[in-house]
RNA sequence: CGACCAUCCCGAGCGGCCUAGAGAUCGGGCUCAAUAACGCCGCAGCAACCCCCGGAGUCCCUGGCAGGGUGCUAAUACCCGAACUGAUGGAAA
Numbered sequence: 001c002g003a004c005c006a007u008c009c010c011g012a013g014c015g016g017c018c019u020a021g022a023g024a025u026c027g028g029g030c031u032c033a034a035u036a037a038c039g040c041c042g043c044a045g046c047a048a049c050c051c052c053c054g055g056a057g058u059c060c061c062u063g064g065c066a067g068g069g070u071g072c073u074a075a076u077a078c079c080c081g082a083a084c085u086g087a088u089g090g091a092a093a
Base pairs, nucleotide, nucleotide: 004090005089006088007087008086013043014042015041016040017039021032022031023030025082026081027080028079029078044073045072046071049069050068051067052064053063054062055061077085
C1' cells in the first nucleotide's frame, strides 16, 4: 500500500502559538473564519473500539469506566450527486 470485520443523525472546550483560508476528493449548495477559523501544543472533557473489571458463558452476547492503548470534542461523513469513496477502531501481515 492492498484485502477483511465493525461503526459513523448521541455525547464532549478552554488557554497558548501560528496563520488565511477551512469543512477528505470532484461538481453544486450551505456554513465556519482577522471578535483568529483550520492546524500544532498543553490542560480538561466525551465516548466505550481494544486491554481491563463484572454477569452470562464454547463462541456470540451484556453491564461498567478506576487504570492502560487509540479515537473524538460546529453543523448526519455539513447537505445533494459522483467514485476503485472517506475516517476511526479491531484483527492480520
The RNA shown here (SAM riboswitch aptamer (S box leader)) has 93 nucleotides and comes from Crystallibacter permensis.
The coordinates come from a structure-prediction model, not an experiment, and the mean pLDDT is 83.